[in-house]
RNA sequence: UGGGUCGGCAAGACGGUCGCGGCUCGCCUUCGGGUGGGUCGAGGAACGUCCGGGCUCCGCAGAGCAGGAUGGUGGGUAACGCCCACCCGGGGCAACCCGCGAGAACAGUGCAACAGAAAGCAGACCGCCGCCGGGUGUUUCGACACCCGGGGGUAAGGGUGAAACGGUGGUGUAAGAGACCACCAGCGGCCGCGGUGACGCGGUCGGCUAGGUAAACCUCGUCCGGAGCAAGGUCAGACAGGGAACGUUACAAAGGCUGCUCGCCCAGUUCCCGGGUAGACCGCUAGAGGGCUGCGGCAACGUAGUCCCCAGAUAGAUGGCCGUCGAUGGUGCUCAGGCACCGGGACAGAACCCGGCGUAUCAGCCGGCCCAUUCA
Numbered sequence: 001u002g003g004g005u006c007g008g009c010a011a012g013a014c015g016g017u018c019g020c021g022g023c024u025c026g027c028c029u030u031c032g033g034g035u036g037g038g039u040c041g042a043g044g045a046a047c048g049u050c051c052g053g054g055c056u057c058c059g060c061a062g063a064g065c066a067g068g069a070u071g072g073u074g075g076g077u078a079a080c081g082c083c084c085a086c087c088c089g090g091g092g093c094a095a096c097c098c099g100c101g102a103g104a105a106c107a108g109u110g111c112a113a114c115a116g117a118a119a120g121c122a123g124a125c126c127g128c129c130g131c132c133g134g135g136u137g138u139u140u141c142g143a144c145a146c147c148c149g150g151g152g153g154u155a156a157g158g159g160u161g162a163a164a165c166g167g168u169g170g171u172g173u174a175a176g177a178g179a180c181c182a183c184c185a186g187c188g189g190c191c192g193c194g195g196u197g198a199c200g201c202g203g204u205c206g207g208c209u210a211g212g213u214a215a216a217c218c219u220c221g222u223c224c225g226g227a228g229c230a231a232g233g234u235c236a237g238a239c240a241g242g243g244a245a246c247g248u249u250a251c252a253a254a255g256g257c258u259g260c261u262c263g264c265c266c267a268g269u270u271c272c273c274g275g276g277u278a279g280a281c282c283g284c285u286a287g288a289g290g291g292c293u294g295c296g297g298c299a300a301c302g303u304a305g306u307c308c309c310c311a312g313a314u315a316g317a318u319g320g321c322c323g324u325c326g327a328u329g330g331u332g333c334u335c336a337g338g339c340a341c342c343g344g345g346a347c348a349g350a351a352c353c354c355g356g357c358g359u360a361u362c363a364g365c366c367g368g369c370c371c372a373u374u375c376a
Stems, first nucleotide, its partner, number of pairs: 001372009012325007020041009043347001047358002050356005055228004062262004067224005072086005087101001088099004102219002108217002110213002125158002127154003131150008166184006185209001187206008232282004241273006255265003289308008329342005
């Protein structure tokens, strides 16, 4: 200098003027409010509603089944399907990235087009060997070569395919084959060392070899009450009842405990017709909160000290106008520095709160690491 890879910040600024909402202070008040000052006032995703919680209510939230989620190991966290570190596998020269990471005759059932003989415990198309029968030719009369038909052995060679049931070399055989041997690869057992662990390294033994797919059904391990701020409370207000079913001595009807079953609770429960009211307040923002520093930890994070308070609306505020500056970029001029003009920013808006994940996204800045090249 170029390319790559990983991470962080950020999301226009200032002034004036008019207008909004919360809190607070002062003054006035016919107690309904009015008026002046101060102060604060949308996001990195507020989006998706995909996970996990706090909180609220139901309920003696008991047991089983169903259902759902999750899946290497160890940590973090309130918790998680999240985050961190590591292991194994794959990609990449590397930094780094990816993984629906348990189980495939070791429970079972499936699926894989076409080609191919055959794709799970398979298989003979071309071949190789040898036997029987027939024929032709040669002959040194031992036999040999070729053709046709039958039936046996074989899976080393060739072919098909993404993949053919270990590889190389040898022994052996009628021809072959882990049939046997040596060396490898893979799998399994045992032992040693390292590691919290997943696992890694080494040694030794064995049988010769047990494909792919579980992001197919399934098996195994772990976890899971439900509903949700339109939750749930307080105050005010207004009422008009009528009919029916089941039950009311605990063999408990209806209802409740997500769906089903059992069990438990409960003296009332539910259905139909009809009438009336629907306003105010709380919940509602001080938090698993944030900044800085020290310590512990590889890290996620934890801990101690100190400083700070940063929207709470309810048809739903946080804005309009003017001026100045200004990023990337464009045009012109200039040796250069620079000058002038144009232009001017995306995705998008709180509604109980928080931790994540996913998605969308404009301009700009900073840093770590890897590779290549060049210079000192």